[in-house]
């Protein structure tokens, strides 16, 4: 550096209000990948979405080419949520202590990180094989 195989997300349990809520209100409860002193809040990545170019392709046509609608794959580029204090240390927004905060869409008899969907998808990577 090449192909290929296999993995690759977790969490609503009590109690209130209501005709109705795992969507509201209180208690609970979860935290991808890679760096780096050990990370949900630091650095960069992916998943969702906007957009823009390249191939194929479908549809419209007698045909063929532009274009119009439209599907798939590649690349790009833009969007993307949150921490302070104390302590140990050579070093820690990571350990330990204490207190906060965040969590895409789409869907609902009510407003969703925890339910139902796209998703038996796709995807950072992670281990393997074999030239």
């Nucleotide at each position: 550096u090449g192909u290929c195989u296999u993995c690759a997300g977790g969490g609503c349990g009590g109690g209130g209000u209501g005709a109705g809520a795992u969507c509201c209100c209180c208690c609970a409860c979860u935290g991808g990948c890679g760096g780096u002193a050990c990370a949900g809040u630091c650095c960069g990545c992916g998943a969702c979405c906007g957009g823009a170019g390249g191939c194929c392709g479908u549809u419209c046509c007698c045909c063929c080419a532009c274009g119009c609608a439209u599907g798939g794959c590649c690349u790009c580029c833009g969007c993307u949520g949150a921490c302070c204090c104390g302590g140990u240390g050579a070093g820690a927004c990571u350990c330990c202590g204490g207190g906060a905060c965040c969590a895409a869409c789409a869907g609902u008899c009510a407003c969703a990180g925890u339910c139902u969907g796209g998703a038996u998808g796709g995807a950072a990577g992670a281990a393997g094989a074999u030239g």
The prediction has a mean pLDDT of 84.
The RNA shown here (FMN riboswitch aptamer (RFN element)) has 131 nucleotides and comes from uncultured Dysosmobacter sp.
RNAcentral holds the sequence, with entries from MGnify.
Rfam family: FMN riboswitch aptamer (RFN element). A reference for the family is Wilt et al. (2020), "FMN riboswitch aptamer symmetry facilitates conformational switching through mutually exclusive coaxial stacking configurations", J Struct Biol X.